[in-house]
RNA sequence: UGGGGAAUGGUGUAACGGUAGCACAGCGGCCUUUGGAGCCGUUAGUGGAGGUUCGAGUCCUCCUUCCCCAG
Numbered sequence: 001u002g003g004g005g006a007a008u009g010g011u012g013u014a015a016c017g018g019u020a021g022c023a024c025a026g027c028g029g030c031c032u033u034u035g036g037a038g039c040c041g042u043u044a045g046u047g048g049a050g051g052u053u054c055g056a057g058u059c060c061u062c063c064u065u066c067c068c069c070a071g
Stems, first nucleotide, its partner, number of pairs: 001070007010024004018054001026042005047063005
């Protein structure tokens, strides 16, 4: 420099263009002599800027960061 891929709560990981889910973690409660385990509830998220669309995490363009391949 060229080509390809990835970016989603604190962490990991899903999501035909149509309500952003699950697990762990956190918080509150129940249970327990205490702790832990278990059970119930709950907080929290789409890298940035535009565009297409009735509607974008998803499609298009540019940018940022990271990974792989080639030179």
This is a predicted structure of a 71-nucleotide RNA (transfer RNA) from a Candidatus Omnitrophota bacterium. The source organism's lineage runs through Bacteria, Pseudomonadati and Candidatus Omnitrophota. The sequence is in RNAcentral, with records from ENA and MGnify.